[in-house]
Context: one part of a larger RNA
RNA sequence: UUGGGCGUAAAGCGCUCGUAGGCGGGACUUGAAGUCCGUGAAGAAAGACCUGGGCUCAACUCAGGGAACGGCACGGAUACUCUUGUUCUUGAGGCAAUCAGAGGGUGAUGGAAUUCCCGGUGUAGCGGUGAAAUGCGUAGAUAUCGGGAGGAACAUCAGUGGCGAAGGCGGCCCUCUGGACCAGCACUGACGCUGAGGCACGAAAGCGUGGGGAGCAAACAGGAUUAGAUACCCUGGUAGUCCACGCCCUAAACGAUGCGAACUGGAUGUUGGGCACAUUACGGUGCUCAGUGUCGAAGCUAACGCGUUAAGUUCGCCGCCUGGGGAGUACGGUCGCAAGACUGAAACUC
Numbered sequence: 001u002u003g004g005g006c007g008u009a010a011a012g013c014g015c016u017c018g019u020a021g022g023c024g025g026g027a028c029u030u031g032a033a034g035u036c037c038g039u040g041a042a043g044a045a046a047g048a049c050c051u052g053g054g055c056u057c058a059a060c061u062c063a064g065g066g067a068a069c070g071g072c073a074c075g076g077a078u079a080c081u082c083u084u085g086u087u088c089u090u091g092a093g094g095c096a097a098u099c100a101g102a103g104g105g106u107g108a109u110g111g112a113a114u115u116c117c118c119g120g121u122g123u124a125g126c127g128g129u130g131a132a133a134u135g136c137g138u139a140g141a142u143a144u145c146g147g148g149a150g151g152a153a154c155a156u157c158a159g160u161g162g163c164g165a166a167g168g169c170g171g172c173c174c175u176c177u178g179g180a181c182c183a184g185c186a187c188u189g190a191c192g193c194u195g196a197g198g199c200a201c202g203a204a205a206g207c208g209u210g211g212g213g214a215g216c217a218a219a220c221a222g223g224a225u226u227a228g229a230u231a232c233c234c235u236g237g238u239a240g241u242c243c244a245c246g247c248c249c250u251a252a253a254c255g256a257u258g259c260g261a262a263c264u265g266g267a268u269g270u271u272g273g274g275c276a277c278a279u280u281a282c283g284g285u286g287c288u289c290a291g292u293g294u295c296g297a298a299g300c301u302a303a304c305g306c307g308u309u310a311a312g313u314u315c316g317c318c319g320c321c322u323g324g325g326g327a328g329u330a331c332g333g334u335c336g337c338a339a340g341a342c343u344g345a346a347a348c349u350c
Stems, first nucleotide, its partner, number of pairs: 004321003007304002012318001014201001017198001021194003025088004031082001033081002035077006049066003053061002091191001092188002094185002103177003107173001109171001110154001115149007125136002162169002206247006215241002220236004258317006266295012299306002323350003332343004
């Protein structure tokens, strides 16, 4: 490069925004670059291809014949792509209004519980396990009552419920702020889709500085178990977990399924709207838009399964794969305080 692929076999970047590029709605119009037609000159010969002839065949060969051969110039065609101009409203945006929500940031605040401290009652155990022991307790524990301190997390509501691009988000209140949906419509008039590089975000763990530290708990210590037990179980326990600022940039970052658009039977649950109907018990029935589940026609799939939320039928753009191991390693480069991350081979071997 060609061809085939990417849910589970190798393969969708963790995720958004967006530059270049690629691709791009309806009508009329301009040009004629792509495209198509004609003509001209030219495309040496040989070889190759098709079809014949000659060496007895064949290889070979030729006094054979034909076809083919990037491209060029001129003239013409204008359906499609492109280009010029005008226009349209369906795509996209916008307006004012409604509405749901753990969407994000700051501040303030609440109760339950654990732990600790003080005081009261009270006495010999408590705790823990498969059974124990380490541990705590006559210096009065555990239990129970009252008071106080402090940190972290928010039971019930809670729901294949909601919101967010993803990571993720859950007590209550104020405040600042992002996005979506439904219905309607003066408006803009293709302003769009995707997106190599690039910018921003990105769980947990980890790192730096300064705070904080109740519970939990790597490391560590002790007790058990065991042949051993650097474990599983138990008693303790430091980083850490929490906050502020700054880094790190990885995950089974998963729907293991990139984003956008069009088309293609249904059934049923649920969330947020809208419309209509009959009713009013505030609930019902039907239709419709946007989400989120289950089951399934056709179709697809190696099967499992997917199935209007496609893995169906198609279009546009990006990313990625090419036997297993070696190896996400080495070397080099970029980034990082470090840990390391990103990029990423080969020899050899099966």